Notes
This is a predicted structure of a 108-nucleotide RNA (SAM riboswitch aptamer (S box leader)) from an Anaerolineae bacterium. The organism belongs to Anaerolineae, within Bacteria.
[in-house]
RNA sequence: AACUCAUCAAGAGCGUGGGAGGGACAGGCCCGGUGAACACGCGGCAAAACCCGAAGCAUCGGGCGAGUGCCAAAUCCUACAGAGGCAGCCCCCUCUGAUAGAUGAGCA
Repeated sequence: AACUCAUCAAGAGCGUGGGAGGGACAGGCCCGGUGAACACGCGGCAAAACCCGAAGCAUCGGGCGAGUGCCAAAUCCUACAGAGGCAGCCCCCUCUGAUAGAUGAGCA
C1' cells in the first nucleotide's frame, strides 16, 4: 500500500513568513489581496486504544488520553439505489442504504 472494524449534523484560533489559490474528485455553491495553499511559533478541540463500573449481546457512563488527528459552511450540497409525499410521468421534498472520501485502531 492493501484488507478488516468503527466514527463522521458536535467542537476548536492568534501571530509571523508566504504570495494565488483552496474546499478529495465531477457538477454546483462557497472561502480567498479585509490575504488562499504551504511552513513556523504559541494556543485550543476531541475520537480511537487502554482501564473501571453498570447492563447483558453488544449498549451506556466515568477516567486516562493528546503520540496521531482536527480547528469556514452536516463529509458544504448533490451524484448511485430503494421507500414515502405530490402527481398521469418527470421535476421537487423527506427518509433509508450503498459507493467514494477523511480519521482512528488492528493486521501486514

It matches the Rfam family "SAM riboswitch aptamer (S box leader)". Gene Ontology term of the family: regulation of gene expression. The sequence was found by an Rfam model in a public genome assembly.